[in-house]
Molecule: Bacterial RNase P class A
Organism: Polyangiaceae bacterium
RNA sequence: CGAAGACGAUCGGGCAGUCGCUGCUUUCGGGCAGAGGAAAGUCCGGGCUCCGCAGAGCAGGAUGCCGGGUAACGCCCGGUGGCGGCAACGCCGAGGAAAGUGCCACAGAGAACAGUCCGCCGAUGCGUCAGCGUCGGUCAGGGUGAAACGGUGGGGUAAGAGCCCACCGCGCGGUCGGCAACGGCCGCGGCACGGCAAACCCCAUCCGGAGCAAGACCGCAUAGAGGAGCGCUCGAGGGCUGCUCGCCCAAGCUCCCGGGUAGGUUGCUCGAGCCGCGAGGCAACUCGCGGCCUAGAGGAAUGAUUGCCAGUCCCGCGGGGGCGACCCCACGGAACCCACAGAACCCGGCUUAGGAUCGUCGACGGCCG
Numbered sequence: 001c002g003a004a005g006a007c008g009a010u011c012g013g014g015c016a017g018u019c020g021c022u023g024c025u026u027u028c029g030g031g032c033a034g035a036g037g038a039a040a041g042u043c044c045g046g047g048c049u050c051c052g053c054a055g056a057g058c059a060g061g062a063u064g065c066c067g068g069g070u071a072a073c074g075c076c077c078g079g080u081g082g083c084g085g086c087a088a089c090g091c092c093g094a095g096g097a098a099a100g101u102g103c104c105a106c107a108g109a110g111a112a113c114a115g116u117c118c119g120c121c122g123a124u125g126c127g128u129c130a131g132c133g134u135c136g137g138u139c140a141g142g143g144u145g146a147a148a149c150g151g152u153g154g155g156g157u158a159a160g161a162g163c164c165c166a167c168c169g170c171g172c173g174g175u176c177g178g179c180a181a182c183g184g185c186c187g188c189g190g191c192a193c194g195g196c197a198a199a200c201c202c203c204a205u206c207c208g209g210a211g212c213a214a215g216a217c218c219g220c221a222u223a224g225a226g227g228a229g230c231g232c233u234c235g236a237g238g239g240c241u242g243c244u245c246g247c248c249c250a251a252g253c254u255c256c257c258g259g260g261u262a263g264g265u266u267g268c269u270c271g272a273g274c275c276g277c278g279a280g281g282c283a284a285c286u287c288g289c290g291g292c293c294u295a296g297a298g299g300a301a302u303g304a305u306u307g308c309c310a311g312u313c314c315c316g317c318g319g320g321g322g323c324g325a326c327c328c329c330a331c332g333g334a335a336c337c338c339a340c341a342g343a344a345c346c347c348g349g350c351u352u353a354g355g356a357u358c359g360u361c362g363a364c365g366g367c368c369g
Base pairs, nucleotide, nucleotide: 001365002364005361006360007359008358009357010356011355013309014308015307016306017305018304019303021034022033023032024031025030036340040351041350043349044348045347046346047345048211049210050209051208055245056244057243058242060207061206062205063204064203065079066078067077068076069075080094081092082091083090084089095202096201100200101199102196103195104194117142118141119138120137121136122135123134124133125132126131150168151167152166153165154164155163169191170189171188172187173186174185175184176183177182215266216265217264218263224257226256227255228254229253230252237249238248239247240246273292274291275290276289277288278287279286280285311336312335314333315332316331318329319328320327321326
């Protein structure tokens, strides 16, 4: 220098003027504050609010290697294993298939107590000596397939085969390291155990319901006049917020139809808050001290415009530094300053959208010394 990787930061930037919007404040002149990294999707988790909660059983949902963090999580951090990459590093729905049931399309002889289509080998029959038929052996080779019942090499054999041997794989046992997932080493076993759990299922852990249109207060309106069905202890319906048992309440309940009301206050923003310093920890994160107050609208404000100054990249010219590859500065010109998007009770995440700039770190390659 190039091309990749990881982590992080910033986003019409600053100043001034004019005209506006929302909130707070005012001595009524004015003053102060006013969107995002995702405010989004509403996918998880919590706070907060109301409702429910005698008991037993059964369903249902979510998560799924190990350890840690946290208010909590399906999130984050660190590790293990697998896969990808030369590497930095990235990705993973990563429990159980020797508990049971089930499935494995097409092709193929055969898809799980396997299997002979071609081929190979043996015996035998025929033969015009090319071969052909019958019986048997064989899964080494070919072929099919996403997958063919361990792989490579050697021995062995009529040809073959874990039939035998070595190594690898797999399983079992022991030992050492690690909190653990798991890993190293040693021994034994000739192989018994194909894949699918994003099929049912099993195992472990967790889980009440609804949501700021929650909830509270003030105000306002009113008619259940009409029709149909069911029921009043032989009990409809309701509660135990998925169901059943069981318990309790019970005279009304459901549908059609026709009317009325739909205004305001609160909840509301001080909170698992933000910034700085220090301490602990590899980290996520936690603790201590100090400082700060930072939108609260409600058809919904946060905008428009002018001037000046900045900023980034490219090109040109000039100057400087270095042995060099190269780097830096100044001036001029041109281009850009965008995109995605916009709070609605509040937080922690995830995901999605989207254009550009900057910083730090490690890895690889090229050039120079």